[in-house]
Molecule: RNase P RNA; transfer RNA
Organism: Candidatus Sulfotelmatobacter sp.
RNA sequence: CAGCCGGACCGGACGGUCGCUGUUGCGCUUUCGGGCGCGGCAGAGGAAAGUCCGAACUCCGCAGAGCAGUGUGCCGGAUAACGUCCGGGACGUCCGGUUCAAGCCGGAUGGACGGAAAGUGCCACAGAAAACAUACCGCCUCAGCAAUGGGGUAAGGGUGAAAAGGUGCGGUAAGAGCGCACCGCCGCGGCAGUAAUGCAGCGGGCAGGGCAAACCCCACACGGAGCAAGACCAAAUAGGAAGGAAGUUCCGCUUAGGCGGGACACGUGCCGACUCGGUGCGUCAAACCUUCGGGUAGGUCGCUAGAGCCGCGUAGCGAUGCGCGGCCCAGAGGAAUGACCGUCCCGCCGCAGCAAUGCGACGGACAGAAUUCGGCUUACAGGUCCGGCUGCUUU
RNA sequence: GCAGGAUUAGCUCGAAGGUCGAGCCCGCGGUCGAUAACCGCGAGGCGUUGGUUCGAUUCCAACAUCCUGCACCA
Numbered sequence: 001c002a003g004c005c006g007g008a009c010c011g012g013a014c015g016g017u018c019g020c021u022g023u024u025g026c027g028c029u030u031u032c033g034g035g036c037g038c039g040g041c042a043g044a045g046g047a048a049a050g051u052c053c054g055a056a057c058u059c060c061g062c063a064g065a066g067c068a069g070u071g072u073g074c075c076g077g078a079u080a081a082c083g084u085c086c087g088g089g090a091c092g093u094c095c096g097g098u099u100c101a102a103g104c105c106g107g108a109u110g111g112a113c114g115g116a117a118a119g120u121g122c123c124a125c126a127g128a129a130a131a132c133a134u135a136c137c138g139c140c141u142c143a144g145c146a147a148u149g150g151g152g153u154a155a156g157g158g159u160g161a162a163a164a165g166g167u168g169c170g171g172u173a174a175g176a177g178c179g180c181a182c183c184g185c186c187g188c189g190g191c192a193g194u195a196a197u198g199c200a201g202c203g204g205g206c207a208g209g210g211c212a213a214a215c216c217c218c219a220c221a222c223g224g225a226g227c228a229a230g231a232c233c234a235a236a237u238a239g240g241a242a243g244g245a246a247g248u249u250c251c252g253c254u255u256a257g258g259c260g261g262g263a264c265a266c267g268u269g270c271c272g273a274c275u276c277g278g279u280g281c282g283u284c285a286a287a288c289c290u291u292c293g294g295g296u297a298g299g300u301c302g303c304u305a306g307a308g309c310c311g312c313g314u315a316g317c318g319a320u321g322c323g324c325g326g327c328c329c330a331g332a333g334g335a336a337u338g339a340c341c342g343u344c345c346c347g348c349c350g351c352a353g354c355a356a357u358g359c360g361a362c363g364g365a366c367a368g369a370a371u372u373c374g375g376c377u378u379a380c381a382g383g384u385c386c387g388g389c390u391g392c393u394u395u
Numbered sequence: 396g397c398a399g400g401a402u403u404a405g406c407u408c409g410a411a412g413g414u415c416g417a418g419c420c421c422g423c424g425g426u427c428g429a430u431a432a433c434c435g436c437g438a439g440g441c442g443u444u445g446g447u448u449c450g451a452u453u454c455c456a457a458c459a460u461c462c463u464g465c466a467c468c469a
Stems, first nucleotide, its partner, number of pairs: 001391010012344007020043010045366001049377002052375005057226004069222005074088005089113001091110008114217002119215002121211003136157002138153006165183006184206001185204004190199003230301004240292005247264007265283008308327008345364003349360004396465007405419004413449001421437005442458005
């Protein structure tokens, strides 16, 4: 210097013109609810996304406990909480070193990492055998002229993803934890550590293959719904409840209760007029009038000062906590945050030029608040810084 | 905005940790004088990407696409 990987941060800048949303000052206007005009201030994100976890908040439910169901799962810590984050442990993979070898040591890196000696289940094909073990080839041995058969054997071969502790030496007819050493495993107590776990010792030849993102067991957690949650004000129309409102007389029928008709009066709707007329309905409850309750349209709240942001100090390896100072930073509601112009920046292309450079054209991502926070995941042009690895060049 | 579900052949559906299946459709052949029906054969697939597992269409996670419910009662 280039490439790759990991982490942190930024994610076009400035100015002008015209708009949009919120808020505020002044003026005008108003049916007093508000409306209009001018001016000031503020106006998307690192993911506002997916809605995958965890909470706040609200409503509903709830005597207590359990079952079922769902989720989480090494240990310790952080936090309002978490499946998130931080630190540690054990394990796997890769590289390097070391050992006769197994193994051990160091570095980098990865993960949903409780239990397979509670029980059940599954392990296709291949293979002799897939879990109460077992003998296909081979090896050894016995019988036999031989073919072959009996017995021993898990060292070697073969099958498979996986084959009943591993390596080395001894041993043996051949072999084998058969014996020994080391490694692993099991048991016991000891030491270190908050713990996971580690370290060394003693005893035991070794029992117990894998799968729990199979059922399951163990421990812990969880009531349900979600701002279209929910609360308040409340028009017109329809429907509901309560109350108010105007009567006398004559005739007919009838056992009675009552029914029908006429006259005048009264109430009310409609029409025409100009203080009256016409016409319909009603006069004990229909229309009409008054009041009330639920509640739709609509409006208001929830709604943004918060587990908030910035800086400094401090405790801690760290996540993070604490203290002090400063700041106010979108709140729309079918949904504002935009468009255009100029200058500059970055990338690429073309032309001119020896070059520096100049001119012209194109492009500058993913995406976009919708109750609010903490995380995770996914998308993302380009750029800056830090760390690691590899390669090249120079000294 | 919030919540729930689905994805397998061109279409409609099924199955299960061990080579994906049925009906319709499509192609070829047979049968028939010819067509249909019928008979036989064939082609064509687990939405995508990771993980668990010896092995995944199935189990787990992320992503993509599609569908449904919730305002709301007078």